Annotation: Predicted 3D model of a 383-nucleotide RNA (Bacterial RNase P class A) from an Acidimicrobiia bacterium. The gene name in the source record is rnpB. Rfam family: Bacterial RNase P class A. The family's RNA type in Rfam is ribozyme. The source organism's lineage runs through Bacteria, Bacillati, Actinomycetota and Acidimicrobiia. The sequence is in RNAcentral, with records from ENA.
RNA sequence: CGAGCCCGUCGGACGGUCGCGGCGUUGCUGUGCGCAGCACGACGAGGAAAGUCCGGACUCCACAGGGCAAGGUGCUGGAUAACUUCCAGGCGGGGCGACCCGACGGAAAGUGCAGCAGAGAGCAGACCGCCGAUGGCGUCGUGGUCUGAGACCACGACGAUCAGGCAAGGGUGAAACGGUGGUGUAAGAGACCACCAGCGCCACCGGUGACGGUGACGGCUCGGCAAACCCCACCAGGAGCAAGGCCAAGCAGGGAUCUGGUUGCCCGCCAAUGAUCCCGGGUAGGCCGCAUGAGGGCCCCGGCAACGGGGCUCCUAGAUGGAUGGCCGUCGCGCCUCCUUCCGGAGGCGAUACAGAAUCCGGCUUACAGACGGGCUCGGCCU
Repeated sequence: CGAGCCCGUCGGACGGUCGCGGCGUUGCUGUGCGCAGCACGACGAGGAAAGUCCGGACUCCACAGGGCAAGGUGCUGGAUAACUUCCAGGCGGGGCGACCCGACGGAAAGUGCAGCAGAGAGCAGACCGCCGAUGGCGUCGUGGUCUGAGACCACGACGAUCAGGCAAGGGUGAAACGGUGGUGUAAGAGACCACCAGCGCCACCGGUGACGGUGACGGCUCGGCAAACCCCACCAGGAGCAAGGCCAAGCAGGGAUCUGGUUGCCCGCCAAUGAUCCCGGGUAGGCCGCAUGAGGGCCCCGGCAACGGGGCUCCUAGAUGGAUGGCCGUCGCGCCUCCUUCCGGAGGCGAUACAGAAUCCGGCUUACAGACGGGCUCGGCCU
């Protein structure tokens, strides 16, 4: 200098001005005394507020105990309120490397699935090829028997000709039922042997453990898929802030008293009614839940780390048709032109992403213009 890997931070700054939202030991005005309007003051989105995918807090409902179904999780140790999250490690895979990825229990419990090619694809297979020892056939030779052409018998050789044998080599495929060498054979083959790989099992050693190492033995070799059914182990009651609680117009309902009628009075009954008061439930509406919390920052201590403990300090949105915005100036950023040996300077133009709280918190995932910091790897060049 170039190409990368990992971790982290920011995501315009300042001022002016016009608006919006809730707040206030503020001021003024109005008032039905609850509040409303105006002014003033300080405050007012995020790293993801998003997707709503996990986990919890909180709330209500249900619940003696146990199980089935349906669902989730799945190497080990730790962290945590909890987790499908995080940290550290093991194993497997990828990368020259920094490093990255993995739902990573079980496929010799059972069921099931697999395109094309290929002879054969789950214990299956013979297309080319090799062999053809053995049995048959054909040709030839030798010997024998029959009177002979010739036939038959026996033995031997040859042919690849039939039956048959083989799976070494070729070929297909992601994958063809271990690899190399030898023995063996008609040709061959774990058929046998040596070494190696793999699996199982046992012992010892290291480790908390996953697991690793060494040695012995065994059958000689066993395919893949479980985010297919399934088996095993573990987890989990349901609904969610429109949870839920409080206050409570109007209408409807119930009751009391008054009123009217029924017989002059009382009780009782009736009333399309009417007046006053009370009651419970509860709609509109209002309030709470609801902003101090598993909280942020700095320092110290323990721990490899996630994280935990201690001290100091800070607190700053709370809307409910839903506020948090617009404009201007200066600085900053990018590009172009010009000047300058360089540093740099002048002028012009332009951009500013993804997105936006709605009960709160911890994660995951996804989106993102641009800028910055730290650590590391590989390659090239120079000293």